[in-house]
RNA sequence: GGUCUUCUCGUCUAAAGGAUAGGACGUCGGGUUUUCAUCCCGGAAAUGUCGGGUUCAAGUCCCACGGAGAUCA
Repeated sequence: GGUCUUCUCGUCUAAAGGAUAGGACGUCGGGUUUUCAUCCCGGAAAUGUCGGGUUCAAGUCCCACGGAGAUCA
């Protein structure tokens, strides 16, 4: 350099064009407990890009760029 795959809360992971972007762990607040832990209730937190396109509608499809990986030289 060519080809291909992949990118979602702090981490892991769902979402096959119409979702309120869900779950687990973690985290924060509260309850329970003499305290801690456990357990229960509740909250905050994400679509790689201040990109482009298709569509009435894009996390999802296409293109570009960026990151990671595989493979061929």